[in-house]
């Protein structure tokens, strides 16, 4: 470089002073990325309506909420560590189902405060893996001749 997969994490445009990588035609050069805008795509905050709560009385426990499939149990005296399940998600190579087969079931973020939510504000678009291989099989559809 070109394909493919997870995944919002892609597409365009512009600057090129300066970083950082690449390329030769080595010029104070070009090209990508860092940078700027915008489109798109994801997420979070926020109203009315609604939803939730919403009899008394005692005693204990316990903050709450997000992003994501990554929850909830067991074992190990308790944490913590592992380990053994598991709600739940993904992959099998042009789609869909089913069968069989692999894998993950993770980290983080807000700061005591967040149901829902027009209007309206804010944020994010990272990363990482594979490439002849159970890219196995059966159906069905599309598509080609």
């Nucleotide at each position: 470089a070109c394909c493919g997969c997870u995944c919002a994490a892609u597409c365009c445009u512009g600057a090129u002073c300066c970083c950082g990588c690449g390329c030769c035609g080595c010029g104070u050069g070009c090209g990508c990325g860092g940078c700027a805008g915008g489109a798109g795509c994801c997420g979070g905050g926020g109203a009315c309506c609604c939803a939730c709560a919403c009899g008394c009385u005692c005693c204990c426990c316990c903050g709450g909420g997000g992003u994501g499939a990554a929850u909830c149990g067991g074992c190990c005296u308790c944490c913590c560590c592992g380990c053994c399940g598991u709600a739940g998600g993904g992959c099998c190579a042009g789609c869909u189902u089913c069968c069989g087969g692999c894998c993950c079931g993770a980290a983080c973020c807000c700061g005591u405060c967040a149901g829902c939510u027009a209007a309206c504000c804010c944020g994010g678009u990272c990363a990482g893996c594979g490439g002849u291989c159970c890219a196995g099989g059966a159906a069905g559809a599309a598509g080609g001749a």